[in-house]
Molecule: c-di-GMP-I riboswitch aptamer
Organism: Chloroflexota bacterium
RNA sequence: GCACGACAAGGGCAAACCCGGGGCGACCCGGGGACGCAAAGCCACGGGGCUCGCGGAUCCAUGCGAGUCAGCCGGGUUACCGAA
Repeated sequence: GCACGACAAGGGCAAACCCGGGGCGACCCGGGGACGCAAAGCCACGGGGCUCGCGGAUCCAUGCGAGUCAGCCGGGUUACCGAA
């Protein structure tokens, strides 16, 4: 340095839910709050979930566009510590 991740050390983030605010919505922001997380830091590149619109269908099932979720998976990138 790379890989790896302990009953180590210093710490970090923050689910559900509640309050306030934004958005047609998924959801987001701030405060409270901790279910958990060794990247639960960052990035919408691939897959996937969800939302909105269009078209079509309503016999069949597929489509297009825009968005959202990084704590769904994969991938990329940066990083504290240092046992096995």